The part of an RNA shown here (small-subunit ribosomal RNA, central domain) has 354 nucleotides and comes from a metagenome. Its Rfam family is "Bacterial small subunit ribosomal RNA". Its mean pLDDT, the model's own confidence on a scale to 100, is 88.

Context: one part of a larger RNA
RNA sequence: UUUGGCCUAAAGCGUCCGUAGCAGGUUUAAUAACUCCUUUGUGAAAUCAUUCAGCCUAACUGAAUGCCGUGCAGAAGAAACUGUUAAACUAGGAAUCGGGAGGAGUCAGAAGUAUUCUUGGGGGAGCGGUAAAAUGUGAUAAUCCCAAGAGGACUACCUGUGGCGAAGGCGUCUGACUAGAACGAAUUCGACUGUGAGGGACGAAAGCUAGGGGAGCGAUCCGGAUUAGAUACCCGAGUAGUCCUAGCCGUAAACGCUGCGAGCCAGGCGUUGCAUAUUCCACGUGAAUGUGCAGUGUCGAAACGAAGGUGAUAAGCUCGCCGCCUGGGAAGUAUGGUCGCAAGACUGAAACUU
Numbered sequence: 001u002u003u004g005g006c007c008u009a010a011a012g013c014g015u016c017c018g019u020a021g022c023a024g025g026u027u028u029a030a031u032a033a034c035u036c037c038u039u040u041g042u043g044a045a046a047u048c049a050u051u052c053a054g055c056c057u058a059a060c061u062g063a064a065u066g067c068c069g070u071g072c073a074g075a076a077g078a079a080a081c082u083g084u085u086a087a088a089c090u091a092g093g094a095a096u097c098g099g100g101a102g103g104a105g106u107c108a109g110a111a112g113u114a115u116u117c118u119u120g121g122g123g124g125a126g127c128g129g130u131a132a133a134a135u136g137u138g139a140u141a142a143u144c145c146c147a148a149g150a151g152g153a154c155u156a157c158c159u160g161u162g163g164c165g166a167a168g169g170c171g172u173c174u175g176a177c178u179a180g181a182a183c184g185a186a187u188u189c190g191a192c193u194g195u196g197a198g199g200g201a202c203g204a205a206a207g208c209u210a211g212g213g214g215a216g217c218g219a220u221c222c223g224g225a226u227u228a229g230a231u232a233c234c235c236g237a238g239u240a241g242u243c244c245u246a247g248c249c250g251u252a253a254a255c256g257c258u259g260c261g262a263g264c265c266a267g268g269c270g271u272u273g274c275a276u277a278u279u280c281c282a283c284g285u286g287a288a289u290g291u292g293c294a295g296u297g298u299c300g301a302a303a304c305g306a307a308g309g310u311g312a313u314a315a316g317c318u319c320g321c322c323g324c325c326u327g328g329g330a331a332g333u334a335u336g337g338u339c340g341c342a343a344g345a346c347u348g349a350a351a352c353u354u
Base pairs, nucleotide, nucleotide: 004325005324006323007308008307012322014202015201016200017199021195022194023193025089026088027087028086029085030084031083033082035078036077038075039074040073041072042071048066049065050064051063052062053061054060092192093189094188095187096185097184098183104178105177106176107175108174109173110172111155112154116150117149118148119147120146121145122144126137127136163170164169207248208247209246210245211244212243216242217241222236223235224234259321260320261319262318263317264316267299268298269297270296271295272294273293274292275291276290277289278288279287280286303310304309327354328353329352336347337346338345339344
C1' cells in the first nucleotide's frame, strides 16, 4: 500500500410489521450547502535542505534563502455528481376493476369409518401376547358373531419433490366472517420506495395456572420377561399429559443449517395457477400443442467454491440496509440486570487451562 468472512470450518436474529437512522427511479430549471479551480491573509519557534560564517576540525551554534505546515478564514468563478427548492414523467410502489386457484385464518353446524365401554341376543373354553414365554384375562360366561346405544379423539383412500401461509404451520363436508398472493386491464395516484438499531406482534412440541373432558395412546410408576446386572429395548396394566375454554411460557436440527430488497448473466426437461393463440371436440367450468407472467422441482454452460457442490429459486457479477463471527475448553457457566407463577428465558464474562 492492498485486503476479511457467515450452506457444511466460528458466524443469518424462529418469522414478520415498523420508529430513528442509512440508502434511494427518469427529465428539466434554479440554487451553490457539498464538490472542483484560481487567488488573498494566516498557518510560532525548533526540525529539514542549500550556501556562508563562529569555536583548530567535526558534532554544535549563528545568519540568509527555500521547503514544510496537507488546515482555517475571506474573495472571484465552474455546475458534472450529491443535497435543497420548483415543475413534470412512468419502468418501482400503491390503489381500482375482472374472472379464476388454494389443507391461508376465525367461528358455528353437520358427517364418516375404526377403537373402547354398556345393554340385549347367539355361542361354550379358552383368549391374549411373544423370538419363546410369563404377568394379564376367562364358567360371576371371556375371546368370537349379530343388533342397539354412549362417549372422546381423529379425518384413511383422494395425496402429488402438488397447493396455501411471514414463519410456526395448515387436510372430511357446509355456511358466515377475515386476510394475502398470482394473472389480466386502452383504469387511477405519481417515487408515495428499500432496509431497519431500539420497539411491537405472531410463534411447534413439552411445561405451568384455573375450569371442563378423558375413547385411544401414553412420560412417571407397578408387574412379567431378557440379562452377569437391565433403573432399557419386548409384553401386561396405567397416572400426568395428549382434547376444549381462558391465560402464561417464548424455546426447537424454529433447517434450505443459505437475512431482506433490486438489477444483470446460456440453455434442456417436468409440474401448479392465470392469461393468450392455434387445432381437435362428446360443445363442457372439455382436450392437445405453443407462447407470456408468477410459483415449485430437476439436469446443466459460464462463473464461483477448499471440495462436496451451487448454478436466473445462485453459493455467479454488482448495489443498499440490518444481524452475526474472530482458536478449543472453562461456558451459554458465574455475576448483575430485565422478564416469568414456576420451569426457566434473554443479555452474558473472567481467572485458569490448552